RNA sequence: GGGCGUUAGCUCAGUUGGUAGAGCAGCGGACUCUUAAUCCGUAGGUCAACGGUUCGAAGCCGUU
Numbered sequence: 001g002g003g004c005g006u007u008a009g010c011u012c013a014g015u016u017g018g019u020a021g022a023g024c025a026g027c028g029g030a031c032u033c034u035u036a037a038u039c040c041g042u043a044g045g046u047c048a049a050c051g052g053u054u055c056g057a058a059g060c061c062g063u064u
Base pairs, nucleotide, nucleotide: 009024010023011022012021018055026042027041028040029039030038048064049063050062051061052060
């Protein structure tokens, strides 16, 4: 100097602008003598920050 990445606690999706998601982990419950496994439910996000474009930005542009 160039490229890629930055989204939930962790690993990552998000179909090229239109309601932010999954798996694992966490919490509650079922099952079990108990634990584990399995099953059901549930919570959790200023989308790295700031600014710009737009009716509307996680996705485009700029700076860090």

Background: Transfer RNA from a pig gut metagenome, 64 nucleotides, folded computationally. The coordinates come from a structure-prediction model, not an experiment, and the mean pLDDT is 80. Its Rfam family is "tRNA". By type it is a transfer RNA.